[in-house]
Context: one part of a larger RNA
RNA sequence: GGUCUACGGUGGAUGCCUAGGGGCCAAGAGCCGAAGAAGGGCGUGGCAAGUCUGCGAUAAGCCUCGGCUAGCUGUCUAGUGAGCUUAACCGAGGAUUCCCGAAUGGGGAAACCCACCUUGGGUCAUACCAAGGUACUCGCGCAAGCGAGAGGUAAGCGGGUGAACUGAAACAUCUAAGUAACCCGAGGAAAGUAAAUCAACCGAGACUCCCUGAGUAGUGGCGAACGAAAGGGGAUGAGCCCAAACCUGGCUGGCUUAGUGGUAUGAGAGCCUAUGUCUGUCAGGGGUUGUAACACGCGCCCGCUCCAUUCUCAGUAGGGAGCAAGGAGUCAAAAAUCCGCCGCCUAGCCAAAUGAUCCUGGAAAGGACAACCAAAGAGGGUGAAAGUCCCGUAGGCGAAAGGUGUCGGACUUCUGGUGUGUUGUUGAGUACCACGGGACACGUGAAAUCCUGUGGGAAGCUGGGGAGACCACUCUCCAAGGCUAAGUACUCUUGGCCACCGAUAGUGAACCAGUACCGUGAGGGAAAGGUGAAAAGUACCCCAGGCGGGGAGUGAAAUAGACCUGAAACCGUAGACCU
Repeated sequence: GGUCUACGGUGGAUGCCUAGGGGCCAAGAGCCGAAGAAGGGCGUGGCAAGUCUGCGAUAAGCCUCGGCUAGCUGUCUAGUGAGCUUAACCGAGGAUUCCCGAAUGGGGAAACCCACCUUGGGUCAUACCAAGGUACUCGCGCAAGCGAGAGGUAAGCGGGUGAACUGAAACAUCUAAGUAACCCGAGGAAAGUAAAUCAACCGAGACUCCCUGAGUAGUGGCGAACGAAAGGGGAUGAGCCCAAACCUGGCUGGCUUAGUGGUAUGAGAGCCUAUGUCUGUCAGGGGUUGUAACACGCGCCCGCUCCAUUCUCAGUAGGGAGCAAGGAGUCAAAAAUCCGCCGCCUAGCCAAAUGAUCCUGGAAAGGACAACCAAAGAGGGUGAAAGUCCCGUAGGCGAAAGGUGUCGGACUUCUGGUGUGUUGUUGAGUACCACGGGACACGUGAAAUCCUGUGGGAAGCUGGGGAGACCACUCUCCAAGGCUAAGUACUCUUGGCCACCGAUAGUGAACCAGUACCGUGAGGGAAAGGUGAAAAGUACCCCAGGCGGGGAGUGAAAUAGACCUGAAACCGUAGACCU
């Protein structure tokens, strides 16, 4: 020095565990903010120095109303003191809520500095203190002023701008991808939505989402790759309002100047002096579609009562109000509020049944024996493995306050039908075309359809669009205005589940983690769990400066002593053998 054996040290693998994660499902909820948010700073405890949590100078809290109970004064964190006890705790509604922050009186290197006005306190008077007000933009308003906006927001959503790596085994069309990223905007969802749609000569009947059709038809340096639709099956289910024609009224302007015109109609009388008419505009009524519809004119049919329409007569017509009858409704199509029943949410409550028997053991829930409950033998805990010990579970019960849903009522609101026509209206720099682009699964192609930068530019119901160049026939729909719940996406809360992980895993984060630390900054970003059933956390003695150790004691165990188990590398001690 090596090998082997035994016993240790170091180390923290493995096993077991779970306080934390991951995923799925169901139900419910979903914006916050100038009434000052999100996020922070600084404070706040009897003893409180520091952190977390809570709270805000009323500061681990104040008030009211409920629930619940014998304890309570949060955690690391024990003690002590002083208290409370219809307290504490849980829930609902209020009060308070420093400073910064959109930050908004002015400034500023955030959490600071400096003001002005009004009112109050204070002073002899200043000073000083407190409360309120004082930013900007837009709208309305003569003004005083009032109202709105601003900022935040994980994911989801609409729009605008819009890559590259990559793939094509190189690369340019192409792909990645209209993805990432940035910007704008809105909402609890967003978007879309009531056919100028599809279809195929049969028909369907808004939109959205899922399954299928189908990796089909197609597109494609026909490479890589991209990739429908109809139809079928489901989820949901809802339809509406304007513009215009026409009527009435107001305003502006033009024309009309006479017994013309108007006064619902005919005749007569009366009235208007300016009226009447036209154009434009505003308001109200009316009206909303494609087997065309509506307006207007002319006919036919149709509940009741009342009122007025200059007067009289005549016969009609229309208008207004009320009643009746019948609908509709507050989340779109008009809109406000209240009442009642019932249900649900935000605290909770009740809840069956085993043994002082025996065995092992530190401990019984294990084994033995003998019982019981079960609409409850889900699960968790308890000194090992408990239906009957505890929490629960099945099944039932419960709300002063706040929220929410269905239904009913109050309330609000609506209501003629039909035939006919040489009449009127039905969304214009639009449709469409050319050129240049883009979107459509579709790369310019035979390229329809949709959008539009430039230029041209219709018809108007005997009208117009589409059916994948184009034409004919046929079918189908009605653009150039608008609104619209549900089914869908995402997140949170609650509950449930898992051939999901089990501390190098699972979230980056089981532990005071977006922390420590790194970086000028944008940003990057860890490590770190386990004594025991219970601290019973080793009184006392000895060695010792301390750490540590030896006794003693606790405990089932102390090589469970600051810690479960405790592999290997690595380092030793003792012995044997070899050199």
RNAcentral holds the full RNA, with entries from ENA. The part of an RNA shown here (large-subunit ribosomal RNA, domain I) has 579 nucleotides and comes from a Dehalococcoidia bacterium. Rfam family: Bacterial large subunit ribosomal RNA. Rfam links the family to the GO terms ribosome and structural constituent of ribosome. The organism belongs to Dehalococcoidia, within Bacteria.